Molecule: transfer RNA
Organism: Patescibacteria group bacterium
RNA sequence: GCGCCUAUAGCUCAGCGGAUAGAGCGACUGCCUUCGGAGCAGUAGGUCGGGGGUCCGAAUCCCUCUGGGCGCG
Numbered sequence: 001g002c003g004c005c006u007a008u009a010g011c012u013c014a015g016c017g018g019a020u021a022g023a024g025c026g027a028c029u030g031c032c033u034u035c036g037g038a039g040c041a042g043u044a045g046g047u048c049g050g051g052g053g054u055c056c057g058a059a060u061c062c063c064u065c066u067g068g069g070c071g072c073g
Stems, first nucleotide, its partner, number of pairs: 001072007010025004018056001027043005049065005
């Protein structure tokens, strides 16, 4: 330099054009307990990497930039 993959919650990931963006773990609160853990119930946390485009409608499709990974030279 070229090609491919990838970027969604603090972490690991789902979501492949339709509404309110979800799960597990973690955090916090309450219940329970002598205390803690486990268990149970609940709460908070996201402008979906940046910009542009297509569409009635975009996390999702297209272009570009940036970061990461793999391969080729």